This is a predicted structure of a 506-nucleotide part of an RNA (small-subunit ribosomal RNA, 5' domain) from an uncultured bacterium. Its mean pLDDT, the model's own confidence on a scale to 100, is 83.

Context: one part of a larger RNA
RNA sequence: AACGAACGUUGGCGGCGUGGAUUAGGCAUGCAAGUCGCGGGAAUCCCCAGCAAUGGGGGGAACCGGCGUAAGGGGCAGUAGGGCGUGGGCAACCUACCCCGGGGUCCGGCAUAGCCCGUCGAGAGACGGGGUAAUUCCGGGCGACAUCCCGACGGGGCAUCCCGACGGGAUCACAGGUCCGCCGUCCCGGGCGGGGCCCACGUGAUAUUAGCUGGUUGGUGGGGUAACGGCCCACCAAGGCGUAGAUGUCUAGCGGGUGUGAGAGCACGACCCGCGCCACUGGCACUGAGACACUGGCCAGACACCUACGGGUGGCUGCAGUCGAGGAUCUUCGGCAAUGGGGGCAACCCUGACCGAGCGACGCCGCGUGUGCGACGAAGGCCUUCGGGUUGUAAAGCACUGUCGAGGGGGAGGAAAGCCCGCAAGGGUUUGACCCAUCCCUGGAGGAAGCACGGGCUAAGUUCGUGCCAGCAGCCGCGGUAAGACGAACCGUGCGAACGUUGUUC
Numbered sequence: 001a002a003c004g005a006a007c008g009u010u011g012g013c014g015g016c017g018u019g020g021a022u023u024a025g026g027c028a029u030g031c032a033a034g035u036c037g038c039g040g041g042a043a044u045c046c047c048c049a050g051c052a053a054u055g056g057g058g059g060g061a062a063c064c065g066g067c068g069u070a071a072g073g074g075g076c077a078g079u080a081g082g083g084c085g086u087g088g089g090c091a092a093c094c095u096a097c098c099c100c101g102g103g104g105u106c107c108g109g110c111a112u113a114g115c116c117c118g119u120c121g122a123g124a125g126a127c128g129g130g131g132u133a134a135u136u137c138c139g140g141g142c143g144a145c146a147u148c149c150c151g152a153c154g155g156g157g158c159a160u161c162c163c164g165a166c167g168g169g170a171u172c173a174c175a176g177g178u179c180c181g182c183c184g185u186c187c188c189g190g191g192c193g194g195g196g197c198c199c200a201c202g203u204g205a206u207a208u209u210a211g212c213u214g215g216u217u218g219g220u221g222g223g224g225u226a227a228c229g230g231c232c233c234a235c236c237a238a239g240g241c242g243u244a245g246a247u248g249u250c251u252a253g254c255g256g257g258u259g260u261g262a263g264a265g266c267a268c269g270a271c272c273c274g275c276g277c278c279a280c281u282g283g284c285a286c287u288g289a290g291a292c293a294c295u296g297g298c299c300a301g302a303c304a305c306c307u308a309c310g311g312g313u314g315g316c317u318g319c320a321g322u323c324g325a326g327g328a329u330c331u332u333c334g335g336c337a338a339u340g341g342g343g344g345c346a347a348c349c350c351u352g353a354c355c356g357a358g359c360g361a362c363g364c365c366g367c368g369u370g371u372g373c374g375a376c377g378a379a380g381g382c383c384u385u386c387g388g389g390u391u392g393u394a395a396a397g398c399a400c401u402g403u404c405g406a407g408g409g410g411g412a413g414g415a416a417a418g419c420c421c422g423c424a425a426g427g428g429u430u431u432g433a434c435c436c437a438u439c440c441c442u443g444g445a446g447g448a449a450g451c452a453c454g455g456g457c458u459a460a461g462u463u464c465g466u467g468c469c470a471g472c473a474g475c476c477g478c479g480g481u482a483a484g485a486c487g488a489a490c491c492g493u494g495c496g497a498a499c500g501u502u503g504u505u506c
Stems, first nucleotide, its partner, number of pairs: 001505003005502005012367006018360002025323003029320003034067003039064002045058005074278003083203008093195003098191007106140004115130006146171006153164004176183002204250003211241003216238008253275004257268004280301005303314004331357001333356003339353001340351004370400004380391004404447001406442004413435002418429004450495005455476003461490005471478002
């Protein structure tokens, strides 16, 4: 000097930040991912007409379908290298939504949920029969500059090869809706953005760890993948790594950066940003453009809950909140107004992301707790050589001011997008949770100062009490009868809404 601090005493206001570092211990409750009726049919309800059957109109849960749920949010357990950082490579790759360019959208069919009927079960739920739609699913046709193969040409490179043009063959697609504005759908090429894989170098401690290795190292052939590869497999060879530290053990997320320091360096990696990893513990795949998937699924385990004992249910390392452990870390708040995200043509819906408010002097910064005058100087306190000195212009008193706080009022801006009209120019209209800048009125010094220290280091000393006791102490050291070092008082010094102590780093 610094801190995500804690503790003690004290504590007026505001702005901006910041706040579970320990048990990656367990969790009650609420919320945190939905949306689309311009994809589909429809239970059921309401209104009108009717005796009824039925007809017309309106609303519409669940369900099927689409997109999203792989983002956003949290944590740092694991990981010393499948990570991260810097620089490269892919002639070995993928990419939903979005943008640009080109082309297409033909004919049919089978199901299934919801629904109806029934069965089992305490429930969770399950099963059987019947029947229905679609932008669900399937078949066929056409079919390209796409993919693959063959032939032959040109160019290039980096070994395998890559690019371009031509001929022939083979393979592959589609879905509609509409308020008629449009929104979608299929195929191909390109792009933006995103990702996958590979290489080099760098990135802790320990030799009181010296040898390690059997898919191990390489080859051939195959499987698998978007793609290279022992990634996996069969066979063959016997290799591969290591004192320039292999292997083992311990510790640890990495970087941008942060603290300190003149720098070199040393220590650290909270908040914010990028990357990685994790989601009760271990394993696994499915769906999908993307996951081996925090609030999806399956299996096993521990734990907890429900149970009619047969069987089921759950996962806060999301936001709040609770218990526990701890020296120690907050509200079960408001709002989608803004920014951003998902869905939707849109209106709009959802959003504990986010924006705000609340709590904590936890940090930094700013402001205030009054201002001027006022005595050869009140009282009181303390000291005294008893003369006096000091507290001290300090108070009182007089004259003022009105910051902050308090009460009341007004109020810019954060809000232009969107929507409606219009060919356009343009016009109209709506939206603030919260913050409130600034201003006006009322009132009146009123509501606002402490903490540590005073032997030397180190700025600031006297008296009394105590008597190696009680105690102090960072180091040196004080205390055994006049203690500037203990305790108190007065006075002083330092800092000041703080001041000290402890811990840690330089």